[in-house]
């Protein structure tokens, strides 16, 4: 130090890497004034999603919101708070109330579509100071900025079921 075993803890732009790409070392080709300058192959290693938003339960399913980045944030796995069916209670729909059902939400909040205004301390990127490491590269602090939604409040506009029963 690695493998296996059991145990713990840890998450969702989260996790991991066999593709690429990049760096060392060794060992060739070509080139060349030169460890010059291009490759190839093995071992080893780095990289590989920045926040904001998002969770009734239980099957299923995969490119599951919204922008910011000098875009590799590229590819590929696996999982995911989206969807989609069911199931628990519940909201909204006739002047009210009750109870069965239909149709869209909701899960302390709740019909569908649109408009308008106000917000929502973004975060990395980028500078500057540092630690690690031969190196790619990885980390920490410290400044100046910048977002958007199917997020949130609020104010409007249109559309939105049947029966039965009571009462008006």
């Nucleotide at each position: 130090c690695u493998u296996u075993c059991u145990a713990u803890a840890a998450a969702a732009g989260c996790g991991c890497c066999a593709g690429g790409a990049c760096u060392g070392u060794g060992c060739g080709g070509a080139u060349c004034g030169a460890g010059u300058u291009u490759u190839g192959c093995a071992c080893a290693g780095u990289u590989g999603a920045c926040g904001a938003g998002g969770a009734g339960g239980a099957g299923g399913u995969u490119c599951a919101u919204c922008g910011a980045g000098c875009a590799u944030u590229c590819g590929g796995c696996g999982g995911a708070u989206g969807c989609c069916u069911c199931c628990c209670g519940g909201u909204u729909g006739u002047a009210a109330c009750a109870c069965u059902u239909c149709a869209a939400c909701c899960g302390c909040u709740c019909g569908u579509u649109u408009u308008c205004a106000u917000g929502c301390c973004a975060a990395a990127c980028c500078g500057a100071a540092g630690a690690g490491g031969c190196g790619a590269c990885u980390c920490u602090u410290c400044g100046a900025c910048c977002a958007a939604a199917c997020c949130a409040u609020g104010a409007g506009a249109a559309c939105a079921a049947a029966g039965u029963g009571u009462c008006c």
Molecule: glmS glucosamine-6-phosphate activated ribozyme aptamer
Organism: Halobacillus salinus